[in-house]
């Protein structure tokens, strides 16, 4: 120098162009003598920037960051 992959809540997986899912986790409450546990709510996210589209998590490009490979 080059090719390749990936980047989504506070963590961990989804979501094959139609407006972002679920668990843990945190917070609220219900249950409970009291803690756990078990229910039932809230809160939280698409690495930056463009461009194609009526519509972009996505498809093109670039960049940034990790990784993995060649030389």
């Nucleotide at each position: 120098u080059c090719a390749c992959a990936u980047a989504u809540c506070g963590u961990c997986u989804a979501a094959u162009g139609g407006u972002a899912a679920g668990a843990c986790a945190u917070u609220c409450g219900a249950u409970a003598u009291u803690c756990a546990c078990u229910c039932g709510g809230a809160u939280a996210a698409u690495g930056a920037g463009a461009g194609u589209u009526c519509a972009a998590u996505u498809c093109u490009c670039c960049c940034u960051a990790u990784g993995u490979g060649a030389u």
A computed fold for a 71-nucleotide RNA from Muribaculum sp., annotated as transfer RNA. Taxonomically the source falls in Muribaculum (Bacteria, Pseudomonadati, Bacteroidia, Muribaculaceae). The RNAcentral record of the sequence draws on ENA. It matches the Rfam family "tRNA". The coordinates come from a structure-prediction model, not an experiment, and the mean pLDDT is 81.